[in-house]
Context: one part of a larger RNA
Molecule: large-subunit ribosomal RNA, domain II
Organism: Saprospiraceae bacterium
């Protein structure tokens, strides 16, 4: 992991509610128990008790009324009738109650053959090595003391090191040789030493040179049975079919937040005008969006005036003057504001009302939901960040499939009853991949810009299209060809300053076709080059400055690149107009089911959930019936039914079996890390 079996809303109850069928009906119904019977169900007794026929009041009490109260005001609570008793089916509630699952808890027992610790009482430690007291003798000593040697002794939680006990490194094993070992290494080996037998200490208890260790592979409370089906607001899992409807992730409360209650939303009945959507029309509440503000608060920039303050000046002192300091009213200009309003929409919302549609409201049975999520809008928070987070209006996933976006719950088009090898279309496309234009017509784009992911200040004689403006055949602009002078080296300045370090200046003034007291280069300074200007040549457009389309730069990211590839350039890019086609489960057409409805018609996507209508297994009642001339299982085949299924036949099996009317159920498996067998 596949097969096969088995495996989950059940069952009791003088319990409650509610639907349906039936009986009787101001009544209904009998419980236990008897007794009769065809021994299986029946059929009588039994009126004890229930429930209903009257309520209000705390009660006395009164009664269709009552009670509050002073009230014969109001109010509240009732009456103007339907009920009960079985049977079925939908909840609920006590029970284990849809089913498997703890971690525990509590009784009572068994366990110290492992291991902790104690007691009794036996055993065990190869070999070497050191050499403690004592005790003898020799020495120093005046000297038994005391010191020194030297024999002797033979002590040690003593050293080395096997046996034994241990378990330090490191490998090795890791579905192991072994549910802790191998092997190497390494500690302890007279001792708080290791060990044999036998006995003690028991579960909040033991033992513990103490780690929460050990207490039989199990220990922050052992195992075994029991209490037990403990509890589980938790996870998993809950079994055949078609049909109709169809939600919610939201208020409020909650030792409450991933649970419950109530309402809200589904569904089913029962109820038809009391509602509900829409449009119109008429009323009407209201302060948002926008605006405004000498209309209030509050905040604000520039002038102006000018209290008041600052500063300066005068001054012995009041006085007094000035002020591109700070500034109140006020005056002009501008302008802001969720908790600012003199001012105010659109929507929405309420109520009346006409029309049109409605599976309305409302009352009772069941329920799920009670983590919601994206996208546009309008706000809060957050950083005018977030595939953030809070609400509000919508839409969609959610519980929605088809189409298109390359792929992509929720963007776009579109809501799938079934079948068609018909047909129009939407979005969205029409060089190929790939269905359908290499379609027209006008422009732009040179960057592979772009072809549906990207970008910004800035910068730039890209390049198209408006527009203003100056020059120009009396010849513009560029370009060559000439000139580009004189007073003068202006004057100061300076070591030098001659157009060009700096300074000043009436930058003058002369010849000129022009020609600056000088535009940059240059020199120490001069030279020297060149502009400006002018003539010549040349021969037609030339300059500046705005507004616009496309394009360029600017542009860095992690495995090998790309528009979804190929590939594309008067496009297959990009803008502007046009005509055709393509396209989906939309729509339309032929045929078919089904619900709803008198018919026309209309509907039929769907999670939790509601509500219906059936199929199939096993038994039992009745009623007809099949079977050795071949039941039932198996296995191939056809054919019928929207499906669950269901027929017929062939072969194979070798004794029992189905149909149709009802009736009970141990009544369907893919799941539950589901059991158990098998492969």
């Nucleotide at each position: 992991a596949c097969c096969u079996a088995c495996g989950a809303g059940u069952u009791g109850c003088a319990u409650c509610c509610c639907g349906c069928c039936a009986g009787c009906g101001a009544g209904c119904a009998u419980a236990a128990g008897c007794c009769c019977u065809u021994c299986a169900g029946g059929g009588g007794c039994g009126c004890a008790u229930g429930c209903g026929c009257a309520g209000c009041g705390a009660a006395a009490g009164c009664g269709a009324g009552u009670c509050u109260u002073a009230a014969c005001a109001g109010g509240g609570c009732g009456c103007u009738u339907a009920g009960u008793u079985g049977g079925c089916g939908g909840g609920a509630g006590c029970a284990g109650a849809c089913g498997c699952g703890a971690a525990a808890c509590c009784g009572a027992g068994u366990g110290a053959u492992c291991u902790a610790c104690c007691c009794a009482u036996g055993g065990g430690c190869a070999g070497g090595c050191u050499g403690a007291a004592g005790u003898c003798c020799c020495g120093a000593u005046a000297g038994u003391c005391u010191c020194g040697g030297g024999a002797u002794g033979g002590a040690g939680g003593g050293c080395c090191g096997a046996a034994c006990c241990g378990g330090u490194u490191g490998a090795u094993g890791u579905u192991g040789a072994a549910a802790a070992a191998u092997c190497u290494u390494c500690g302890g080996a007279u001792g708080a030493c290791c060990u044999g037998u036998g006995g003690g200490u028991a579960g909040g208890g033991g033992u513990g040179a103490a780690a929460g260790g050990c207490u039989a592979a199990u220990c922050a409370a052992a195992c075994u049975c029991g209490g037990a089906g403990a509890u589980a607001g938790c996870u998993c899992g809950u079994a055949c079919u078609c049909c109709c409807c169809g939600a919610a992730a939201u208020g409020u409360a909650u030792u409450u937040a991933g649970g419950u209650a109530c309402a809200g939303c589904g569904u089913c009945g029962c109820g038809g005008a009391g509602u509900g959507u829409g449009u119109g029309c008429g009323g009407g509440a209201g302060g948002u969006a926008g605006a405004g503000c000498u209309a209030c608060c509050g905040a604000u920039a520039g002038g102006g005036c000018u209290a008041g303050g600052g500063g300066g000046c005068c001054u012995c002192a009041c006085c007094g003057c000035c002020u591109a300091c700070c500034a109140a009213c006020c005056c002009c200009u501008g302008a802001c504001g969720a908790a600012c309003u003199c001012c105010g929409a659109a929507u929405g919302c309420c109520c009346g009302u006409a029309c049109a549609c409605a599976g309305c409201a409302g009352c009772g049975g069941c329920a799920g939901u009670g983590a919601g999520g994206c996208c546009c809008u309008g706000g809060g928070u957050g950083a005018g960040a977030a595939g953030g987070u809070c609400c509000a209006g919508g839409g969609c996933c959610g519980a929605g499939a088809g189409g298109g976006g390359a792929a992509c719950a929720a963007c776009c088009c579109a809501g799938a009853c079934c079948a068609c090898c018909g047909g129009c279309c939407a979005a969205g496309g029409c060089c190929c991949c790939c269905a359908a234009g290499u379609g027209c017509g006008g422009g732009c784009u040179a960057a592979g810009u772009u072809g549906a992911a990207a970008a910004a200040a800035c910068g730039a004689g890209g390049u198209g299209g408006g527009g203003a403006u100056g020059c120009a055949c009396u010849g513009a602009c560029a370009g060559c060809u000439a000139g580009g002078a004189u007073g003068u080296u202006g004057g100061c300045u300076u070591g030098g300053a001659a157009g060009c370090a700096g300074c000043c200046a009436u930058u003058c003034a002369u010849u000129c076709a022009a020609a600056g007291a000088g535009u940059g280069c240059g020199u120490a300074a001069c030279a020297g080059c060149u502009c400006a200007c002018u003539a010549g040549u040349c021969g037609a457009g030339c300059g500046u400055c705005c507004c616009u389309g496309c394009g360029c730069g600017g542009a860095a990211a992690a495995u090998a690149a790309u528009c979804g590839g190929g590939c594309a350039u008067c496009a297959a890019g990009c803008c502007c107009g046009c005509c055709g086609c393509c396209g989906a489960a939309g729509c339309c057409g032929u045929g078919g089911a089904a619900u709803c409805g008198a018919a026309a018609g209309a509907u039929u996507g769907g999670u939790a959930g509601g509500g219906g209508a059936g199929c199939a297994u096993u038994g039992c009642g009745g009623c007809a019936g099949c079977g050795c001339c071949g039941a039932a299982g198996g296995u191939g085949c056809a054919g019928c039914g929207u499906g669950a299924g269901c027929u017929g036949u062939g072969c194979u099996g070798g004794a029992g079996c189905g149909g149709c009317c009802g009736c009970a159920a141990a009544a369907g498996c893919a799941g539950a890390u589901g059991u158990a067998g098998g492969u």